[in-house]
Molecule: transfer RNA
Organism: Candidatus Giovannonibacteria bacterium RIFCSPHIGHO2_01_FULL_43_100
RNA sequence: CGGAGUGUAGUAUAGAGGCAGUACACACCCUUCGGGAGGGUGAAGCCUGAGUUCGAUUCUCGGCACUCCGA
Numbered sequence: 001c002g003g004a005g006u007g008u009a010g011u012a013u014a015g016a017g018g019c020a021g022u023a024c025a026c027a028c029c030c031u032u033c034g035g036g037a038g039g040g041u042g043a044a045g046c047c048u049g050a051g052u053u054c055g056a057u058u059c060u061c062g063g064c065a066c067u068c069c070g071a
Stems, first nucleotide, its partner, number of pairs: 001070007010024004018054001026042005047063005
């Protein structure tokens, strides 16, 4: 320098146009003498800017970050 891929909660991931889920972690409650395990409830997220659309996490383009391939 060229090409490709990925970016969603604290962490790991699903979702591919119509109210964004799951697990672990975290907070509170129940259970225990206490802890752990178990059960219940809750908080917390779409990398960024534009375009298309009635509607974008999703499609298109640019940017940024990371990874891979080539030189």